[in-house]
RNA sequence: CUCUUAUCAUGAGCGGUGGAGGGAACGGCCCUAUGAACCCGCGGCAACCUUCAAACAACAGUGUUUGGAAAGGUGCCAAUUCCUGCAAGGCGGAUGCUUUGACAGAUAAGAG
Numbered sequence: 001c002u003c004u005u006a007u008c009a010u011g012a013g014c015g016g017u018g019g020a021g022g023g024a025a026c027g028g029c030c031c032u033a034u035g036a037a038c039c040c041g042c043g044g045c046a047a048c049c050u051u052c053a054a055a056c057a058a059c060a061g062u063g064u065u066u067g068g069a070a071a072g073g074u075g076c077c078a079a080u081u082c083c084u085g086c087a088a089g090g091c092g093g094a095u096g097c098u099u100u101g102a103c104a105g106a107u108a109a110g111a112g
Base pairs, nucleotide, nucleotide: 001112002111003110004109005108006107007106008105013042014041015040016039021031022030023029027083028082043077044076045075048073049072050069051068052067053066054065055064056063057062081104086101087100088099089098090097091096
């Protein structure tokens, strides 16, 4: 980097450093000198991998569901993935509002 599968309405920030950007991309709308990004320390959240129990299925390896744990591997800690863009439907006189899906993206696990 590519592919497969799963999830994405919940949750969780202080300090140091640094010194102007950041929120992927379009258009918006936001955050930011009351200090952005990067990096470091500490803290926290969550429960993908991990692990415990029960039930069920299977000849078995094992799998599925539910509930619990948090030592380790990742991840995350403004705003729903901040909203939106594409397609279809519903409502409305209309700006528009709304639902679903796709695309894109993020993360995990596995494969190449």
Predicted 3D model of a 112-nucleotide RNA (SAM riboswitch aptamer (S box leader)) from Lentibacillus sediminis. The coordinates come from a structure-prediction model, not an experiment, and the mean pLDDT is 81.